[in-house]
RNA sequence: CCGCCAUCCAGAGCGGCCGAGAGACCUGGCUCGUCGACGCCGCAGCAACCGUGGGAGACCACAGGUGCUACCGCCAGGACCGAUGGGAG
Repeated sequence: CCGCCAUCCAGAGCGGCCGAGAGACCUGGCUCGUCGACGCCGCAGCAACCGUGGGAGACCACAGGUGCUACCGCCAGGACCGAUGGGAG
């Protein structure tokens, strides 16, 4: 990069820096944001998939690998939709 499978209404924040936008893209809404959002860093946490252990199994525990920690992927429509994990090429 490509394609396949599975999942996306649960869960999980503090501090430092930055300084005006952010919620993937478009449109229409709605919400968050100088009482500092978003983003980056540190620590912490959550537990979806893989992993480890237990179990006949359903499932449970751990938190090692990724990931995640506003709102139903914020809502709706559109589009070769988007994101995460796994295992191939």
Molecule: SAM riboswitch aptamer (S box leader)
Organism: Kineococcus rubinsiae